[in-house]
RNA sequence: AACUUAUUCAGAAAGGUGGAGGGAUAGGCCCGAUGAUACCUUGGCAACCUCAUCGUUAUGCGAUAAAGGUGCCAAUUCCUAUCGCGGCUGAGCCGUGAGAAGAUAAGUG
Numbered sequence: 001a002a003c004u005u006a007u008u009c010a011g012a013a014a015g016g017u018g019g020a021g022g023g024a025u026a027g028g029c030c031c032g033a034u035g036a037u038a039c040c041u042u043g044g045c046a047a048c049c050u051c052a053u054c055g056u057u058a059u060g061c062g063a064u065a066a067a068g069g070u071g072c073c074a075a076u077u078c079c080u081a082u083c084g085c086g087g088c089u090g091a092g093c094c095g096u097g098a099g100a101a102g103a104u105a106a107g108u109g
Stems, first nucleotide, its partner, number of pairs: 002108007013042005021031003025081004043073003048069003052064005077101001082098007
């Protein structure tokens, strides 16, 4: 690289460096010289793994906590993408279910 499982409508920003595109891909729609994206520092959010405590129907599950390992801190993963279902309809639009893809964690490799 790849594979498996789980989650993915909650939550959480200041300062500095730097100077043009960025939000994975495509379309849309947004963010951006009132300085985005990125990087650094500090702070924070959350609770996947480790640790700790408690409860329980007990190799599990749940609750609390947040020290360690990650992660995250514009917009639901920003929306849609494939296959259905329903409504309206001239193309199409709207709602909804499952899925794909992506992201993150833990494990395999």
Notes:
Predicted 3D model of a 109-nucleotide RNA (SAM riboswitch aptamer (S box leader)) from a Crocinitomicaceae bacterium. The sequence was found by an Rfam model in a public genome assembly. It matches the Rfam family "SAM riboswitch aptamer (S box leader)". Rfam describes the family as follows. The SAM riboswitch is found upstream of a number of genes which code for proteins involved in methionine or cysteine biosynthesis in Gram-positive bacteria. The source organism's lineage runs through Bacteria, Pseudomonadati, Bacteroidota, Flavobacteriia and Crocinitomicaceae.